[in-house]
Context: one part of a larger RNA
RNA sequence: ACGAACGCUGGCGGCGCGCUUACACAUGCAAGUCGAGCGAUAACCAUGGCUUCGGCCAUGGGGAGAGCGGCGAACGGGUGAGUAACACGUGAGCGAUCUGCCCUCGACACUGGGAUAGCCCGGGGAAACCCGGAUUAAUACCGGAUAGCCUCUCGAGCCUACGGGCUCGUGAGAAAAGAUGGCUUCGGCUUUCGGUUGAGGAGGAGCUUGCGGCGGAUUAGCUUGUUGGUGGGGUAACGGCUCACCAAGGCGACGAUCCGUAGCUGGUCUGAGAGGACGAUCAGCCACACUGGGACUGAGACACGGCCCAGACUCCUACGGGAGGCAGCAGUGGGGAAUCUUGCGCAAUGGGCGAAAGCCUGACGCAGCGACGCCGCGUGAGGGAAGAAGGCCUUCGGGUUGUAAACCUCUUUCAGGAGGGACGAAGCUACUCGGGUUAAUACCCCAGAGGGUGACGGUACCUCCAGAAGAAGCCCCGGCUAACUACGUGCCAGCAGCCGCGGUAAUACGUAGGGGGCAAGCGUUGUCC
Repeated sequence: ACGAACGCUGGCGGCGCGCUUACACAUGCAAGUCGAGCGAUAACCAUGGCUUCGGCCAUGGGGAGAGCGGCGAACGGGUGAGUAACACGUGAGCGAUCUGCCCUCGACACUGGGAUAGCCCGGGGAAACCCGGAUUAAUACCGGAUAGCCUCUCGAGCCUACGGGCUCGUGAGAAAAGAUGGCUUCGGCUUUCGGUUGAGGAGGAGCUUGCGGCGGAUUAGCUUGUUGGUGGGGUAACGGCUCACCAAGGCGACGAUCCGUAGCUGGUCUGAGAGGACGAUCAGCCACACUGGGACUGAGACACGGCCCAGACUCCUACGGGAGGCAGCAGUGGGGAAUCUUGCGCAAUGGGCGAAAGCCUGACGCAGCGACGCCGCGUGAGGGAAGAAGGCCUUCGGGUUGUAAACCUCUUUCAGGAGGGACGAAGCUACUCGGGUUAAUACCCCAGAGGGUGACGGUACCUCCAGAAGAAGCCCCGGCUAACUACGUGCCAGCAGCCGCGGUAAUACGUAGGGGGCAAGCGUUGUCC
């Protein structure tokens, strides 16, 4: 010094921190959102019609659950198993690269088509779910045109940091005519948000590389896609990345290979420093998601709460077949010396979606438990000698506990009771005024005024009330090392970190009185300096 544990003890507050078995998991929640992309539509309401009085149909409103589609789900959160490696740190490089959303600038948005889910009908199955028929929409899907720019093939010229850049010519590749509001002479025009394409930016990612950071030589040789070349393939991209052929190389005592251990770093602890040890919390990077393998989608994954296969395990089953993955937040069992609530809220910060209102968010903000740590406060203050009583010791005179108590005078922190009561709200909101735009009192815009919006929380804080009232322990006293006597015991019982104590006067064992140290803690154990 500690993410500690154990023993005794325990008043309050603030801020932090809190599984060792990468063991298995009941239950709930942890990723959704958009109706201003699309079709249809239940309950319900209104109007009209029909009626056998049961209800039915049409139109308009309304909007649940589901479906198609878009974006997100690759972030955020967890863990440290594996990894001695370009994994990490640091410095370079990519003339060998990619990049959704965001920003800036330019160009464009023409014309067509066929499906499909849902709904309806039918069938199979215990279920999970699956199959067939009919019908329908789109910012879903697919053609054609356009090609400034871009990509690729071929040709020419210029520059060069020499498989790169620029310019010109020749052939093949895109769009959502969308949504919404306003106006309309119904032709269309226009606001905002989207769409396609190109150039640049920002941020992100990929790859290469110099150097650096561990133990073993009782591990000395290792290697066949191995080392290099040519060609094909593959990737966003270089490359034995992969394949065919050719050559026989490549690494190693400056430690290859093998074995063991280990996530790395900023940092943390210690130390005057140099150094040594460690890598909890917080932050950056990496790796993993029951075990092993694989790809799909996508700007991005080889994907914790996606898919497929195999394996182990658990569950359901009508035995034919299915379902699952807490190293997310709580929580359970087990293991262990040992580590928490199946809490509240999206008010704030941040994230996803949305034009917005808003919805979602166990991220996060808070609360709960634990003296686990650090810090702060309190358990009273002043006076008070007949030095009371009692205890202990005694040379029996006394000494000591000891101003300690009693008693007197005060105070009231904290805890308790009562009353008031926040900051965090910056913002967001068009609900009411107000203003702007306009032909308009419509829509839209403006947060100027008012109103609304707080989990924590009736919490912090403030005021008042009562009364010293509710609040001290633990270890030690032979030397090291601060603090001594009595009794009991008698090498016994016991103590002990080292030296060592105990065998009849033990300051070392046990108890008592006294004393020393620290204090809501004090000791012990473990580990590091």
Small-subunit ribosomal RNA, 5' domain from an uncultured bacterium, 529 nucleotides, folded computationally. Its mean pLDDT, the model's own confidence on a scale to 100, is 80. Rfam family: Bacterial small subunit ribosomal RNA. Gene Ontology terms of the family: ribosome and structural constituent of ribosome.